[in-house]
Context: one part of a larger RNA
């Protein structure tokens, strides 16, 4: 000294456990803010260091309404002082309400957030002064012209729109891809947008929009390279259709002209009218008020359903036996519209909290009912006139969107330039003519079937189980690390009770030995199990 066997130490693997994540259903909400948010700072306890609640009425104040025995939040036991105690204003659950410091859009001016400094009117003191209360930002709009009303700032995705990359791929790179992605900006809702054919098609026939499946990795589009990629039809969810503008009538103002009677042209506003089988206007004839539908305000809770805390809620205080404990065994009983979970000293339908089912009800919301108002709504003929959305389609040039990268390039957007036609009109049908067929562009609104989930209710998983799983199961976006943007941890487990080891004895103290608790303390707040690495006795071998 190495091996090796015990015993131990250090060490925190493993196992078993779950307060906390993660993924997702299904139903709610889908916003909050000048009535001052969201998020802070600073206070606020009988004593308070954080957390938590609240706000100078400060772990609260009032009122209604449950609930019925202790109780003055957690870490955290105690103490003091206090409430409340058998049918009732304690704590306590729910609603509604007061109250709500200072900063924050922050808005009276300023300012290095949470502080400074005022004006203007009242209040108070005799006044100076000081103090209290109110007002006092900007912009938009309206009209009463000095008032009303609106905006603004935060929020997780989902939504439209505006600007718009690189990295990469192309095995290099420059068209191209990435990708109109990322990021940034503005805008809105509970959805958002899109939407009632100038639309697909194809000789047949569909009929607004959106979302699925399918057509299809097709037809296309490419340095035809990498990649890029539809559409109709067919099958399904969900369906819902309107409104103006013109022409014509009427009025109301103003202008012009005037023989002062008028005419004309402009505004405004009312009526009319809304399409492709062309419709309307306007001319003729009928009708003309009832039914039905919608909206918007009031009113009303009868009955029904739903709905805040909440109430009732069956069945073994049973035997044997192991145990520290019984839910476990043994041997018998009972309930079940209840054998869903959770808990109790081990593994419980029948111990406790539930649970099935039943019941009760406040504001609000829906319903329904009833009133009032308002609005919608017709045929048939004639077709000589007049209308149906212009710097618009459409052309060039230059982007740009569509599967389409200028291509034979329709189509849709448009910066520049130019520019029609008016129903005998006038687009599309993938160059362009012709025929043939489909619409009626240059104005608007539109509900569902879609997408989303910061958030609150329930409930679920062949998701993790403390290096997993959220970063965070713990006082974590903390400690700390940066000038700053930002970056970013580590840490769960005593035991059924705390019964946390009186007393003795060594001792500065830490620790230890007895005692004592306990079912155990090799469970002793370095605490459940307690693997290896390491490190130390003992003992044996072997040099």
């Nucleotide at each position: 000294a190495g091996c090796g066997u015990a015993u131990g130490g250090c060490g925190g693997a493993u196992g078993c456990c779950u307060u906390g994540g993660c993924u997702c259903u299904c139903a709610g909400a889908g916003g909050c803010g000048a009535u001052g948010a969201a998020g802070g700072a600073c206070g606020u306890g009988a004593c308070u260091a954080g957390c938590u609640g609240c706000g100078a009425u400060a772990a609260g104040c009032u009122u209604c309404g449950g609930g019925g025995a202790a109780g003055u939040g957690c870490u955290a036991a105690a103490u003091a002082a206090c409430u409340a105690c058998u049918a009732c204003u304690a704590u306590c659950c729910g609603a509604a309400g007061a109250u709500u410091u200072c900063c924050g859009a922050a808005u009276g001016g300023g300012g290095c957030a949470a502080c400074c400094c005022a004006a203007u009117a009242c209040u108070g003191u005799g006044a100076a002064g000081c103090a209290g209360u109110a007002u006092u930002a900007u912009c938009c709009a309206a009209u009463u012209u000095a008032u009303u009303g609106g905006a603004a700032g935060c929020a997780a995705a989902c939504c439209c729109g505006g600007u718009g990359a690189a990295c990469u791929g192309a095995a290099a790179c420059a068209u191209c891809u990435a990708a109109g992605u990322a990021a940034c900006c503005g805008g809105a809702g509970g959805a958002a947008g899109a939407g009632a054919a100038a639309a697909c098609a194809a000789u047949a026939g569909u009929g607004a929009u959106u979302c699925c499946c399918u057509g299809a990795g097709u037809a296309g589009a490419g340095g035809c390279g990498a990649u890029c990629g539809a559409a109709a039809c067919g099958g399904g969810a969900a369906c819902a259709g309107c409104c103006c503008a013109a022409a014509c009538c009427a009025a109301u103002u103003u202008u012009g002209u005037c023989u002062a009677g008028g005419c004309a042209a402009a505004u405004u506003u009312g009526g009319g009218g809304u399409u492709g089988u062309a419709g309307g206007a306007c001319c003729u004839a009928u009708a003309u008020a009832a039914c039905a539908a919608a909206a918007a305000c009031a009113g009303a809770u009868a009955a029904a359903a739903a709905g805040a805390a909440g109430u009732g809620g069956a069945a073994c205080c049973a035997u044997u036996u192991u145990g520290g404990a019984a839910a476990g065994u043994c041997a018998g009983a009972c309930c079940a519209u209840a054998g869903a979970a959770g808990g109790u000293g081990a593994u419980a339908g029948u111990c406790c909290u539930g649970u099935a089912c039943a019941c009760a009800u406040a504001c609000a919301a829906a319903u329904c009912u009833u009133g009032u108002u308002u609005u919608u709504a017709a045929u048939a003929g004639g077709u000589a006139u007049c209308c149906u959305g212009a710097g618009u389609a459409g052309c060039a040039c230059g982007g740009a969107a569509c599967u389409c990268g200028a291509g034979a390039a329709a189509u849709u957007c448009u910066g520049u330039g130019u520019g029609a036609a008016u129903c005998u009109g006038c687009c599309g049908g993938g160059a362009c003519c012709a025929u043939c067929c489909g619409g009626u562009a240059a104005g608007g609104c539109u509900a569902a079937a879609u997408a989303c989930u910061a958030c609150u209710g329930a409930g679920a998983g062949a998701c993790c189980g403390a290096u997993a799983g959220u970063g965070a199961a713990c006082c974590a976006g903390u400690a700390c690390c940066g000038u700053g943007a930002g970056g970013g941890a580590a840490a769960g487990g005593u035991g059924a009770a705390a019964a946390g080891u009186a007393c003795u004895u060594c001792u500065g103290a830490a620790g230890a030995a007895g005692a004592g608790u306990g079912a155990a303390a090799u469970a002793g707040u370095a605490c459940c199990u307690g693997a290896a690495a390491c490190c130390a006795u003992a003992c044996g071998c072997u040099u």